Context: one part of a larger RNA
RNA sequence: GGCGCACGGGGGAUGCCUAGGCUCUCAGAGGCGAAGAAGGACGUGAUAAGCUGCGAAAAGCUACGGGGAUUGGCCAAUGCGAGUUGAUCCGUAGAUAUCCGAAUGGGGCAACCCGAUCCGCAAGGAUCAUCUCGAAAGAGAAGCGAACGUGGGGAACUGAAACAUCUAAGUACCCAUAGGAGGAGAAAAUAACAAUGAUUCCGUAAGUAGUGGCGAGCGAACGCGGAGGAGCCCAAACCGGUUAUGUUACGGCAUGACCGGGGUUGUAGGACCUGCGAAAUUGAGAUAAAUCUGACGAGAACUGCGUGGGAAAGCAGACCGUAGGGGGUGAGAGUCCCGUAUUGGAAGGAUUUAGAUUGAGGCGGGUAUCCUGAGUAGGGCGGGACCGGAGAAAUCCCGUUUGAAACUGCCGGCACCAUCCGGUAAGGCUAAAUACUCCUGAGAGACCGAUAGUGAACGAGUACCGUGAGGGAAAGGUGAAAAGUACUCCGAAUAGGAGGGUGAAAUAGAACCUGAAACCGUGCGCUU
Numbered sequence: 001g002g003c004g005c006a007c008g009g010g011g012g013a014u015g016c017c018u019a020g021g022c023u024c025u026c027a028g029a030g031g032c033g034a035a036g037a038a039g040g041a042c043g044u045g046a047u048a049a050g051c052u053g054c055g056a057a058a059a060g061c062u063a064c065g066g067g068g069a070u071u072g073g074c075c076a077a078u079g080c081g082a083g084u085u086g087a088u089c090c091g092u093a094g095a096u097a098u099c100c101g102a103a104u105g106g107g108g109c110a111a112c113c114c115g116a117u118c119c120g121c122a123a124g125g126a127u128c129a130u131c132u133c134g135a136a137a138g139a140g141a142a143g144c145g146a147a148c149g150u151g152g153g154g155a156a157c158u159g160a161a162a163c164a165u166c167u168a169a170g171u172a173c174c175c176a177u178a179g180g181a182g183g184a185g186a187a188a189a190u191a192a193c194a195a196u197g198a199u200u201c202c203g204u205a206a207g208u209a210g211u212g213g214c215g216a217g218c219g220a221a222c223g224c225g226g227a228g229g230a231g232c233c234c235a236a237a238c239c240g241g242u243u244a245u246g247u248u249a250c251g252g253c254a255u256g257a258c259c260g261g262g263g264u265u266g267u268a269g270g271a272c273c274u275g276c277g278a279a280a281u282u283g284a285g286a287u288a289a290a291u292c293u294g295a296c297g298a299g300a301a302c303u304g305c306g307u308g309g310g311a312a313a314g315c316a317g318a319c320c321g322u323a324g325g326g327g328g329u330g331a332g333a334g335u336c337c338c339g340u341a342u343u344g345g346a347a348g349g350a351u352u353u354a355g356a357u358u359g360a361g362g363c364g365g366g367u368a369u370c371c372u373g374a375g376u377a378g379g380g381c382g383g384g385a386c387c388g389g390a391g392a393a394a395u396c397c398c399g400u401u402u403g404a405a406a407c408u409g410c411c412g413g414c415a416c417c418a419u420c421c422g423g424u425a426a427g428g429c430u431a432a433a434u435a436c437u438c439c440u441g442a443g444a445g446a447c448c449g450a451u452a453g454u455g456a457a458c459g460a461g462u463a464c465c466g467u468g469a470g471g472g473a474a475a476g477g478u479g480a481a482a483a484g485u486a487c488u489c490c491g492a493a494u495a496g497g498a499g500g501g502u503g504a505a506a507u508a509g510a511a512c513c514u515g516a517a518a519c520c521g522u523g524c525g526c527u528u
Stems, first nucleotide, its partner, number of pairs: 001527009015513001016477002020448002022445007029437002031144002039100003042055003046078001050074002061094006070082003105114003115128005130141004148179001149177005159166001163213001189196002200227005210218002231429003234373001238261010266407001268372004272366005281360004287354007296344003302317004318335002320324001326338003378402008388414001409424005464471002484512001487499004
């Protein structure tokens, strides 16, 4: 030096665990904000660095309700207290709520500086931004928020095995803005000689019809089956009022504006004339009741034996069960504890029902006249949306330029024309079925188990890095219980250790469960 055996050091894999995550389900909630939000700064404790709570009334104050023995958060120790005259704690409603921040008296390098007016002896308090509406009084807006919605803008990488039309994609992203949903929506529809009857969503039709350098690709609808189901209001004609203007023979008349009644459609309807009828139905809603929620309350049934540090495991014999979900307890507990099934429940909140009161709201016949949405529909040119890339290209939207008809009207049915059929544009509103989850409650998992699962199980968006935008960690486990080693010794020692003690165990001793490998040793054996 090598090999082997034994025992260590080192290291933190593995196993086990879970305080944290992930993905869903069912409910709830779907907003907060000038009554100052979200988010912060600074304070606040007997002692107090961090986290949490709170705000100069500062780990808190008041009231009511619950609850019933402890208690001054994480957080132990010491000190000082509080509590059956009911504390701590939980629920509800209030009070207080510094400074910054939309930040709003003015300024400003956020958490700071400087004012005016009024009230007050003072300390101190109140008001004073901008925009919109309003005569004023006053009211409203703003800012924040995860996704979902609508609208306005709008890429490229990529694919086409290159690339230009095309694709990616109306995606990402930006802007505006709304709501718990939003958008759409009561046929100028779809069909096809039969019919349906607003919209939305799902399944199918169907990767079909189509479109397409007919490449890559893109890609409907009708119909059928479901979810859900709800329909309405204006403009106008006509009648009336107010007012302005014009005109007048001063009686009025005409026109415009505003207001009220009326009226709302396609087998046309309405005005107008006429007959019948004051009801069906329906919106809002003080208040009441019911239900749900709700701090919390009640809530069954087990003992013995031995093993063991410890019984819930084993053995023996019982019991409850509308409760044998789950968690804890010194190992594995229906009957030990918390609970669970079931049941009760104040205030507050939510929903539903009833509802004083109040608002809306008809059915025929006639048809001469009047009304039924105009720079609109449509056309030309140029774009865009549709399954449709300009094509034979309907339909819809926009820019520009033109520009009708008036119910014997007008539009559509994929160029266009005719017949036929369907509808009634150029005003508006509309629940549900649909989308989403920052958040709350309950629950689930052939999801993870500390290099996994969120970046974050731990004072994590922290430490740290960067001028900044931004980037972004590592780090869990003594034990059933601290019983966390009194005392002695070695040592310079508050290092470390040896005794001794605790404990079931200390090779569980805080660098603490298990404790692999690399790597480093000690002893012994064999061997060169």
Source information:
RNAcentral holds the full RNA, with entries from ENA. The part of an RNA shown here (large-subunit ribosomal RNA, domain I) has 528 nucleotides and comes from Microcoleus sp. S13_B4. Taxonomically the source falls in Microcoleus (Bacteria, Bacillati, Oscillatoriophycideae, Microcoleaceae). Its Rfam family is "Bacterial large subunit ribosomal RNA". Its mean pLDDT, the model's own confidence on a scale to 100, is 84.